Model confidence (mean pLDDT): 86 of 100. Predicted 3D model of a 349-nucleotide part of an RNA (small-subunit ribosomal RNA, central domain) from a metagenome.
Context: one part of a larger RNA
RNA sequence: UUGGGCGUAAAGGGCAUGUAGGCGGCAUUGUAAGUGUGAAUUGAAAGACCGAAGCUUAACUUCGAGUUUGGUUUGCAAGCUGCAAUACUGGAGUGUAGAAGGGGAGACUGGAAUUCCACGUGUAGGGGUGAAAUCUGUAGAUAUGUGGAAGAAUACCAAUGGCGUAGGCAAGUCUCUGGUCUAUAACUGACGCUGAAAUGCGAAAGUGUGGGGAGCAAACAGGAUUAGAUACCCUGGUAGUCCACACUGUAAACGUUGUACACUAGGUGUUAGUGGAAGAACUCUACUAGUGCCGAAGCAAACGCGUUAAGUGUACCGCCUGGGGAGUAUGCUCGCAAGGGUGAAACUC
Repeated sequence: UUGGGCGUAAAGGGCAUGUAGGCGGCAUUGUAAGUGUGAAUUGAAAGACCGAAGCUUAACUUCGAGUUUGGUUUGCAAGCUGCAAUACUGGAGUGUAGAAGGGGAGACUGGAAUUCCACGUGUAGGGGUGAAAUCUGUAGAUAUGUGGAAGAAUACCAAUGGCGUAGGCAAGUCUCUGGUCUAUAACUGACGCUGAAAUGCGAAAGUGUGGGGAGCAAACAGGAUUAGAUACCCUGGUAGUCCACACUGUAAACGUUGUACACUAGGUGUUAGUGGAAGAACUCUACUAGUGCCGAAGCAAACGCGUUAAGUGUACCGCCUGGGGAGUAUGCUCGCAAGGGUGAAACUC
C1' cells in the first nucleotide's frame, strides 16, 4: 500500500465542546471547474506486442499495423458534483404551554448511630476468637441513666426506578444554574453530521499549602496460627479518608459495543407525558420520549445480538496486524514528585 477487521480472539480514543478537513435536504435558473463526447496537434527512433517478409533455419534483420492508457488547444452537452443567484420546509434551531428528575454550585438546618468528656446507679468482670492471647477493668470498667462535645455518613422510602456527555449524583430547606421530554406549529430558513490539532471536564489513590480528625484504616507494633507466616484472624495504630485552594490525568474510566442519520415482524413490564372513550375514581385504548425482559427475519466461530442491533445501508473520526521482549529502552514533551503522553529494536518462540 491493498484487502480484512475492532462485544468476548489484536483492535472504539475515559467523556465532551469544537478549528481545519471530509461529507451534506428540497426546487428553479445560470455557469461550465470536475464530468461526458468530438476534432486538431503532440506523445522521437529503437525496443516490447501482433501480422508478414529476408538470410538453408534460429538468433538476427526488414516492412506493416496497433499500442503509446498522457499532455496542450478547441467545439459541443448540462443529468450528476462544484460554483453563483433566488426560493422552500421535512433536517437543525427559536418561541409558546406544560412535565419529571439523587443534574451542578453555594448557604443553612435536622435526627439516628459512633467515639470521647462530666456526673449518677452498680459490681467483677469486659472484650475478642475456630480456640486463645495481646488489650481493658477494684485508680470501679462493661452495662445503664442524665447532660455535653466532635467529626463523618445520611437507615426506612429504594426499585429490574430517576438524572447526568462521561466521571458520577441520595436526609431536609432556600438561592443561583445546566440539560431533557411532551404538546403546538407562530418564527428563522440547511443555519446540518463528523471532527486531526486544540481546549475543557474527568472515580479512587497520590502530591503541595492551610484547616479538621469521630469512625474506619495502608505503613507500623503486639497477640495468635504455622515447619515458617514479612499473610489470612485478633488488639492497637499513623498517613489517608473530610474541608478550602492548587496539582496529578490515570482505572475492568465496561454495555469491554465511537458519534450521527435512515430503514427492517412482534410480545410483555416499567418511568415521564399527551390525545380519545368513560368519568368521582379505578379502568380501557392510541401515540411520543426513556429504561428492562423475551423473541421473527437477519447476523454471528460460537456465546449470543436482535427497532436501545452485534441486522440492512450512509457520513466522519479513532484503533488493530502472531506470542514474548514491552507499554520497556531512547528521544521529545507534561508534572513539585510519584509518574503521565508519545513509543521502538536487537534477540527469542
About this RNA
The RNAcentral record of the full RNA draws on SILVA.